[in-house]
């Protein structure tokens, strides 16, 4: 180093439900256990959600001779958002085996 078959010391907690925060995606706090041998940590690579703000496009609207912006709704696009319980990669580490 390297592996998790079985023991021990203990760890974490999906889904669901209250609360709270956020436009969402989600995050936090409490119950709660489906599962985890890194389900500790880092959004750095890939993935995969989301769409507030932003762009674009169709419809309607009031103005305008027209260009033309305005206001409304729908659709599509983009992370400066999320997700480590997807996949790689970096970091640290507890127990037993075992050298």
């Nucleotide at each position: 180093a390297c592996u998790g078959a079985a023991a021990a010391a203990g760890g974490c907690a999906a889904a669901c439900c209250c609360g709270u925060c956020g436009a969402a995606a989600g995050g936090c706090g409490g119950g709660g256990a489906c599962g985890c041998a890194a389900a500790g940590u880092c959004a750095c690579c890939g993935g995969u959600c989301u769409a507030c703000a932003g762009a674009a496009a169709a419809c309607g609207g009031a103005g305008u001779u027209g260009u033309c912006g305005c206001c409304g709704c729908u659709u599509u696009c983009u992370a400066g958002g999320a997700c480590g319980g997807c996949g790689g990669g970096a970091c640290c580490g507890c127990c037993a085996g075992g050298c």
The prediction has a mean pLDDT of 82.
Predicted 3D model of a 99-nucleotide RNA (c-di-GMP-I-GGC riboswitch aptamer) from Candidatus Accumulibacter propinquus.
Rfam family: c-di-GMP-I-GGC riboswitch aptamer. Rfam links the family to the GO term cyclic-di-GMP binding.
Of the family's consensus pairs, 100% are formed in the model.